[in-house]
Molecule: transfer RNA
Organism: Candidatus Nanoarchaeia archaeon
RNA sequence: GCGGGUGUAGCCAAGCGGUAAGGCAACCGGCUGCAGACCGGUGAUCCUGGGUUCAAAUCCCAGCACCCGCU
Numbered sequence: 001g002c003g004g005g006u007g008u009a010g011c012c013a014a015g016c017g018g019u020a021a022g023g024c025a026a027c028c029g030g031c032u033g034c035a036g037a038c039c040g041g042u043g044a045u046c047c048u049g050g051g052u053u054c055a056a057a058u059c060c061c062a063g064c065a066c067c068c069g070c071u
Base pairs, nucleotide, nucleotide: 001070002069003068004067005066006065007064010024011023012022018054026042027041028040029039030038047063048062049061050060051059
């Protein structure tokens, strides 16, 4: 330099144009003599900037970071 993949909550992770699942952690509440376990609840600028569309995490373009391959 060229090609491909990945980027979603503190961590892991689903999503395939129409209100962003789930688990762990955290916090609040219940329960408990205290704590743990258990039960209920709370939380997202979807890497950044543009474009397409009535509507974009999702499609297109450019960039950034990381991973893999080629030279």